[in-house]
RNA sequence: UGGCUUGUAGCUCAACCCGGGAGAGCGCCCGCCUCUGAAGCGGGAGGUUGCAGGUUCGAUCCCUGCCGGGCCAG
Numbered sequence: 001u002g003g004c005u006u007g008u009a010g011c012u013c014a015a016c017c018c019g020g021g022a023g024a025g026c027g028c029c030c031g032c033c034u035c036u037g038a039a040g041c042g043g044g045a046g047g048u049u050g051c052a053g054g055u056u057c058g059a060u061c062c063c064u065g066c067c068g069g070g071c072c073a074g
Stems, first nucleotide, its partner, number of pairs: 001073007010026004020057001028044005050066005
């Protein structure tokens, strides 16, 4: 320098090839249970979907550029 791939909640990842309500587990907070805790059960908070544009009635998803990580080539 080029090619491929990846970036979504504090962490690990879904949301499909084929655009239409942003979710799960763990963690955190509250409650129940318990002598107290752990475990278990119930509830809750937490996201400009890496950044900036474009297409579209509508974008995590499609297109372009940039930034970061990984792999390969030179």